[in-house]
Formats: sequence, structure tokens, C1' cells
RNA sequence: GGGCGGUUAGCUCAACUGGAAGAGCAUUCGGUUUACACCCGAAAGGUCAUAGGUUCGAACCCUAUACCGCCCA
Repeated sequence: GGGCGGUUAGCUCAACUGGAAGAGCAUUCGGUUUACACCCGAAAGGUCAUAGGUUCGAACCCUAUACCGCCCA
């Protein structure tokens, strides 16, 4: 330099290929316990890497850029 894949909650990952984002763990609160842990319930937590474009509508399609991984030279 070229090709491919990836970037979504604090962490690990989903989201049926366009109708507007969820799970586990972690955190906080409540229940339970003498207390802690376990367990049960709830809450909070998101510029969907960034910018632009297409569309009535974009995490999803197109373009550019950044970063990570693999392969080739």
C1' cells in the first nucleotide's frame, strides 16, 4: 500500500437486513437475613465510532475519515 471483518449501556454481546435499541454481568434502591452472601423485584445507565448523503423514516443502505483485528504484498 491492497483485501476482508469489526466499532451499539461501565464490561461482554444481541437487534429477523429500514418502522426507531435490548440481554447478561456490574452499579443504586427495596424485599429476604441478627448481619453478610445467595436469591427475588425495581431503577438508573445509549450523540448506535465521527461527518456527510439516500429515504416519509437509518444502528441497519451509500461515501469519506478514525481506531481495532486477520490475510496478502